Predicted 3D model of a 71-nucleotide RNA (transfer RNA) from Lachnospiraceae bacterium JC7. The coordinates come from a structure-prediction model, not an experiment, and the mean pLDDT is 82.

[in-house]
RNA sequence: GCAGCUAUAGUACAUCGGUAGUACAUCGGCUUCCCAAGCCGAGGAGGCGGGUUCGAUUCCCGUUGGCUGCU
Numbered sequence: 001g002c003a004g005c006u007a008u009a010g011u012a013c014a015u016c017g018g019u020a021g022u023a024c025a026u027c028g029g030c031u032u033c034c035c036a037a038g039c040c041g042a043g044g045a046g047g048c049g050g051g052u053u054c055g056a057u058u059c060c061c062g063u064u065g066g067c068u069g070c071u
Base pairs, nucleotide, nucleotide: 001070002069003068004067005066006065007064010024011023012022013021018054026042027041028040029039030038047063048062049061050060051059
């Protein structure tokens, strides 16, 4: 330099055009003499900029970061 893959919550992952979900973590409550465990509940996310569409995390382009391969 070229090509491919990838970017979603604090972490690890789902969601292949129609309300973004799960687990752990965090916070609150219940339980307990206390802690832990357990049960219930709450908050929290689409890298960035454009395009297509009635509607985009999803499709397209660019860009940035990461990973892999080639030279």
About this RNA: It matches the Rfam family "tRNA". The family's RNA type in Rfam is transfer RNA.